Background:
Two RNAs folded together computationally: RNase P RNA and transfer RNA, 411 nucleotides in total. The coordinates come from a structure-prediction model, not an experiment, and the mean pLDDT is 78.
[in-house]
RNA sequence: GUAGGCCAGGUGAUCGCGGGCGAUUGCAGAAUCGCUCGAGGAAAGUCCGAGCUCCAAAGGGCAGGGUGCUGGGUAACGCCCAGUGGGAGCGAUCCCAAGGAAAGUGCCGCAGAAAACAGACCGCCGUCCUAGACGGCAAGGGUGAAACGGUGAGGUAAGAGCUCACCAGUGCUUCCGGUGACGGAGGCAGCUUGGUAAACCCCACCCGGAGCAAGACCAAAUAGGGGAAGAGAAGUGGCCCGCUUCGCUAUGAUUCCCGGGUAGGUCGCUAGAGGUGCAGGGUAACCUGCAUCCCAGAUGAAUGAUCACCCACGACAGGACUCGGCUUACGGCCUGC
RNA sequence: GGCGAGGUAGCUCAGAUGGUUAGAGCGUCGGAUUCAUAACCCGGAGGUCACGGGUUCAACUCCCGUCCUCGCUA
Numbered sequence: 001g002u003a004g005g006c007c008a009g010g011u012g013a014u015c016g017c018g019g020g021c022g023a024u025u026g027c028a029g030a031a032u033c034g035c036u037c038g039a040g041g042a043a044a045g046u047c048c049g050a051g052c053u054c055c056a057a058a059g060g061g062c063a064g065g066g067u068g069c070u071g072g073g074u075a076a077c078g079c080c081c082a083g084u085g086g087g088a089g090c091g092a093u094c095c096c097a098a099g100g101a102a103a104g105u106g107c108c109g110c111a112g113a114a115a116a117c118a119g120a121c122c123g124c125c126g127u128c129c130u131a132g133a134c135g136g137c138a139a140g141g142g143u144g145a146a147a148c149g150g151u152g153a154g155g156u157a158a159g160a161g162c163u164c165a166c167c168a169g170u171g172c173u174u175c176c177g178g179u180g181a182c183g184g185a186g187g188c189a190g191c192u193u194g195g196u197a198a199a200c201c202c203c204a205c206c207c208g209g210a211g212c213a214a215g216a217c218c219a220a221a222u223a224g225g226g227g228a229a230g231a232g233a234a235g236u237g238g239c240c241c242g243c244u245u246c247g248c249u250a251u252g253a254u255u256c257c258c259g260g261g262u263a264g265g266u267c268g269c270u271a272g273a274g275g276u277g278c279a280g281g282g283u284a285a286c287c288u289g290c291a292u293c294c295c296a297g298a299u300g301a302a303u304g305a306u307c308a309c310c311c312a313c314g315a316c317a318g319g320a321c322u323c324g325g326c327u328u329a330c331g332g333c334c335u336g337c
Numbered sequence: 338g339g340c341g342a343g344g345u346a347g348c349u350c351a352g353a354u355g356g357u358u359a360g361a362g363c364g365u366c367g368g369a370u371u372c373a374u375a376a377c378c379c380g381g382a383g384g385u386c387a388c389g390g391g392u393u394c395a396a397c398u399c400c401c402g403u404c405c406u407c408g409c410u411a
Stems, first nucleotide, its partner, number of pairs: 001337007009310007017038009040316001044327002047325005052211004064207005069083005084098001085096004099202002104200002106196003121141002123137006149167006168192002170189008215267004225258005235251005274293008311314001338410007347363004356394001365381004387403005
């Protein structure tokens, strides 16, 4: 320097906190005592993927979003393992959003003659009578991140893949190796084709939405809702009507039932794609079998304090439905190279 | 706890689909004006585009990660 693994101060005593179990007391709420368990490698960020719950939903498509070499692992993934290709490093080793630019569209500022159907500023060559004009050329100059293969020879008025040899690349093709990405060897074509898709886009595959403050159950007080009974025909409103009475009708004291739902409480809530050990398979990720273990579950929210000894002083940091990953923060030890 | 939006000068905001030197108003500094101050006028300074990587010839802008701020939700 690089890769991987491990630990996360230890032991004892006293006091204290949260959960569970048991005993005693008590009608009960509860109290006391005893035993037992009690944060992490990241519990963090909430960046991906799932379980679970509710809502939505024939099927298919569009839109939108995501992923993007190959093979495998997995419940699944944008994760992991093994490889291929490319890149960085003297090296161990590490990194890569790594499909398509020859389907189409867009963009490439400044500089420069010219920035993508090529074209020609200086320049080189030829013709015409010099200046200059016309024609041929793209080797050289200069600009730029990028200038339409490179070197050499032939060729030519000057030149140029114009031709040839070698090299580099591209396309097509044959054989061999590999499951495959791809690799190796050879042949043909002068074919030489700018970059950008973390620009639009095309291709292939995947994706319904919300989230435990999801959701389910029990259920006061008060005020509404629905229904039934209902004494009395008093009050009020309406119908009727010129007005009154009678009549009809609504409301109405009271009682009962039903339902939604708030406070509050219970569940969800921790035994799980679980940990450890052994054996087997596999290069590995991982899988299979057997044995064994139970390892927080709070709801104002618990892990602390003091003392003693030792290592010689302990970094980053703390659960809140649960897992698999990634990323970020960080102390120490060991091993390989 | 869960889910969204944003960060550009001292303050409030622009910045089309990457391109030459990132602008505007207020503020601030200097000058001019005035007896003096303010306003008006002229000129100037002031930016790690929150931070760190990547894509690209080139990044405030596109992509990824981190930090901070604000909002919604029983």
Rfam match: Bacterial RNase P class A. The family's RNA type in Rfam is ribozyme.